[in-house]
Molecule: RNase P RNA; transfer RNA
Organism: Pseudomonadota bacterium
């Protein structure tokens, strides 16, 4: 220069007018208006795919089922999210991808093909009989099939052949060292006895109570109730007490154990009404929050912790907004020196509130690394 | 806003890894049948939402995206 590889910022400034939503002030007044002031969508607000805060469930217990996650150690309030590493595969390299057990069992492997896993003899190769097409041994080296075929490659060695012997690789077990650990290295022993698939069942090893801000609590306002299910027995004591045993109902699958209940009652099912308002809610004056921001330390790092500033949408059918001038950016068209002009400017758009992860994003920018080729 | 289901011809569906270049009715299209239509018969065209990943093999089994759908508020 040319091609990758990873990470990261930004996602249109400004000004004028005019509006719309909070929140302080002040004035008019009463429930609210005007007037000043400040603030007012995102990197993902999305998807709802995880984890949590928060809140109710009076009972959040025990077991079995369930459902999730899986290399290893560390970070975090937490996690299936994240950092560093291990092993294995892709690449020339930067750097990406996958991750428990198949030697507990159970189940499948379609067609093919001799066989699909306690092996097997379909052609082939050997030896024996028979005799020309044949029997019966032997053999997994050649062939063929298939995704997948029973350690590989050489030799020796056989009638052929084969770990049946050797050497080399590769694989198991057992020990030692290194490492917190995954694992890795070295030695000795085994001829190697066990194909795949667990996003089949299941096994191990962790974790999980259930709903969810329409959660919950305070208020207003209006209407019509109907239906089912439960007042049961037996003792004691003596007049309404207890205690056992069935019954409902709850413990959100079962089971055990727990808990409540007996009428003006309680729980369910339909119908009926009603679509409001204020807390929850989002910071109000000295203080919030796993909050921002900078800066230092420690840590390879993910985070940690100290100090100092900072206050940063809260709507309720839903505000955050529209027009105009300029000035950026993209592309086109003319012109080829400045320039003109026209069109476009993405992906979405808060709704109890955080930490992630995945998807969708026009265009601009910025660091660091690798491979090539040129120069110096 | 919150928690769930679903997705195969134009309709309605069957299917639960491999025997399916997805079977069945209806509906459309041709052909016979008729003097014509209808009805009968023959025969055909049509479809796994969209991407990706497990596995030899996916409509099925996991994961994201996409449309659809259904309950869930307060009185009493």
């Nucleotide at each position: 220069c040319a091609g990758g590889a990873a990470a990261u910022g930004c996602g249109g400034g400004u000004g004028a007018u005019g509006g719309c939503u909070g929140g302080u002030g002040u004035u008019u007044a009463u429930u609210a208006a005007a007037c000043a002031u400040c603030a007012g969508a995102g990197g993902a607000a999305a998807g709802u795919c995880c984890g949590a805060a928060c809140u109710c469930c009076a009972u959040a217990g025990a077991g079995c089922a369930g459902u999730g996650u899986g290399c290893u150690u560390c970070c975090u309030a937490a996690c299936g999210g994240g950092a560093a590493g291990g092993u294995g595969g892709a690449g020339u390299a930067a750097u990406c991808c996958a991750c428990g057990g198949a030697a507990a069992g159970u189940g499948c492997c379609a067609c093919a093909g001799a066989a699909a896993a306690c092996a097997a003899a379909c052609c082939g190769c050997c030896a024996a009989c028979a005799u020309c097409u044949g029997u019966u041994g032997g053999u997994a080296a050649g062939g063929g099939u298939g995704a997948a075929a029973a350690g590989g490659u050489g030799g020796a060695g056989u009638a052929a052949g084969a770990g049946c012997c050797c050497a080399c690789c590769g694989g198991a077990u057992u020990g030692u060292u290194g490492g917190u650990a995954a694992c890795a290295a070295c030695a000795a022993u085994c001829g190697c006895a066990u194909g795949g698939c667990a996003a089949a069942c299941c096994c191990c090893a962790c974790a999980c109570g259930g709903a969810g801000c329409a959660a919950g609590g305070g208020c207003a306002a209006g209407c019509a109730g109907a239906u089912u299910a439960c007042c049961g027995g037996a003792g004691a004591a003596u007049u309404u007490u207890c205690u056992c045993c069935a019954c409902u109902u709850c413990u959100u699958g079962c089971u055990c154990g727990g808990a409540a209940g007996a009428a003006u009652g309680u729980a369910a099912u339909c119908g009926g009404g009603u679509a409001g308002c204020c807390c929850g809610c989002u910071a109000c004056a000295a203080a919030a929050g796993a909050g921002c921001a900078a800066a230092a330390u420690g840590g390879c790092g993910a985070c940690a912790u100290u100090u100092u500033g900072c206050c940063c949408a809260g709507a309720u059918a839903a505000a955050u907004c529209a027009u105009c001038a300029c000035c950026a950016g993209u592309u086109g068209u003319c012109a080829u020196u400045c320039g003109a002009c026209a069109a476009c400017c993405a992906c979405a758009g808060a709704a109890u509130u955080c930490g992630g992860c995945u998807u969708a994003u026009a265009g601009c920018a910025u660091u660091u690394c690798c491979u090539g080729c040129a120069a110096u | 806003g919150c928690u769930c289901c679903c997705a195969u011809c134009g309709u309605c569906u069957a299917g639960u890894g491999g025997u399916c270049c997805a079977g069945g009715a209806c509906a459309c299209c041709g052909g016979c049948c008729u003097c014509u239509c209808a009805c009968g018969u023959c025969g055909g065209u049509a479809a796994c939402a969209g991407g990706g990943g497990u596995u030899c093999g996916a409509a099925c089994c996991c994961c994201c995206u996409u449309g659809g759908g259904a309950g869930c508020g307060c009185c009493a």